This is a predicted structure of a 350-nucleotide part of an RNA (small-subunit ribosomal RNA, central domain) from a Vulcanimicrobiota bacterium. The RNAcentral record of the full RNA draws on SILVA.
Context: one part of a larger RNA
RNA sequence: UUGGGCGUAAAGCGCUCGUAGGCGGAUCAGAUAGUCGGUGAAGAAAGACCUGGGCUCAACUCAGGGAACGGCACCGAUACUGCUGGUCUUGAGGCAAUCAGAGGGUGAUGGAAUUCCCGGUGUAGCGGUGAAAUGCGUAGAUAUCGGGAGGAACACCAGUGGCGAAGGCGAUCACCUGGGGUUGUUCUGACGCUGAGGAGCGAAAGCUAGGGGAGCAAACGGGAUUAGAUACCCCGGUAGUCCUAGCCGUAAACGAUGGAUACUAGGUGUAGGUGGUAUCGACUCCAUCUGUGCCGCAGUUAACACAAUAAGUAUCCCGCCUGGGGAGUACGGCCGCAAGGUUAAAACUC
Numbered sequence: 001u002u003g004g005g006c007g008u009a010a011a012g013c014g015c016u017c018g019u020a021g022g023c024g025g026a027u028c029a030g031a032u033a034g035u036c037g038g039u040g041a042a043g044a045a046a047g048a049c050c051u052g053g054g055c056u057c058a059a060c061u062c063a064g065g066g067a068a069c070g071g072c073a074c075c076g077a078u079a080c081u082g083c084u085g086g087u088c089u090u091g092a093g094g095c096a097a098u099c100a101g102a103g104g105g106u107g108a109u110g111g112a113a114u115u116c117c118c119g120g121u122g123u124a125g126c127g128g129u130g131a132a133a134u135g136c137g138u139a140g141a142u143a144u145c146g147g148g149a150g151g152a153a154c155a156c157c158a159g160u161g162g163c164g165a166a167g168g169c170g171a172u173c174a175c176c177u178g179g180g181g182u183u184g185u186u187c188u189g190a191c192g193c194u195g196a197g198g199a200g201c202g203a204a205a206g207c208u209a210g211g212g213g214a215g216c217a218a219a220c221g222g223g224a225u226u227a228g229a230u231a232c233c234c235c236g237g238u239a240g241u242c243c244u245a246g247c248c249g250u251a252a253a254c255g256a257u258g259g260a261u262a263c264u265a266g267g268u269g270u271a272g273g274u275g276g277u278a279u280c281g282a283c284u285c286c287a288u289c290u291g292u293g294c295c296g297c298a299g300u301u302a303a304c305a306c307a308a309u310a311a312g313u314a315u316c317c318c319g320c321c322u323g324g325g326g327a328g329u330a331c332g333g334c335c336g337c338a339a340g341g342u343u344a345a346a347a348c349u350c
Base pairs, nucleotide, nucleotide: 004321005320006319007304008303012318014201015200016199017198021194022193023192025088026087027086028085029084030083033081034080035077036076037075038074039073040072049065050064051063052062053061054060091191092188093187094186095184096183097182098181099180103177104176105175106174107173108172109171110154115149116148117147118146119145120144121143125136126135162169163168206247207246208245209244210243211242215241216240220236221235222234223233258317259316260315261314262313263312266295267294268293269292270291271290272289273288274287275286276285299306300305323350324349325348332343333342334341335340
């Protein structure tokens, strides 16, 4: 390579957009490129294969036979694929009406709590632990009342609830803005799917510059514990955590499950819509679409389990795997301020 695979055994890129490419709905006509059939010409010899012969055998060699020689030209067929032209509406998109939402960005505002500061009351403890101690406190702490400052986060609502491609998003209000669902069958008429390269987004930590700094808290200091204790526990505490601009580009970035489409028993929650039923009305009940859960048949699976949100049955496209260690390392390239990231071996060894 062929093949077989990728939830947990090795294996789905963190996610999206999209170039090339690959693949692609229904129908009519045309030409006939692929495809299929027929005919013809050429396809040297040697070698290879089969049969027989000659050197004492064999290697070697001679004769005969059949095959091969990816191909070419012409004639014909037109189902399928492709091509050209036309038509269609189910895929896709637009339009109209309507709906839900912590989707994103900017600005403003609010209350509770912690800490600190000022003042009042008040006096000897407070704090902390398994027990203590370090620590704070007669220079008046802790507790309590009033006032003020500042930063960060938004209790209840809150729900296997919602939104987002993923990362992720949760006080309130305003403005700007993306996506989605449902109903209509109103318009376009295959405009689609995937996507090597490429581009963008991407938690936390970390980095650069400038701000900010309440609480928490790597490092660090101290107190304990212990044989030791560079820890777990306690008292402190700086980066950081926050904001603005830029970088980094990684995570058990997980559903450890790539995307799209179609088909294949049911049951039961829940969120959003629509139609009907019901009613004075809110409820109720039924049907249906979309999302999100649980249970479960067939089927699948090594088992666990999955089971219309498939790991079932199929098609298309991409990515990835190929014994363990060495190693996600070395070297080189590319990227980065750095930290490092990415691409990615071999010797050797079991």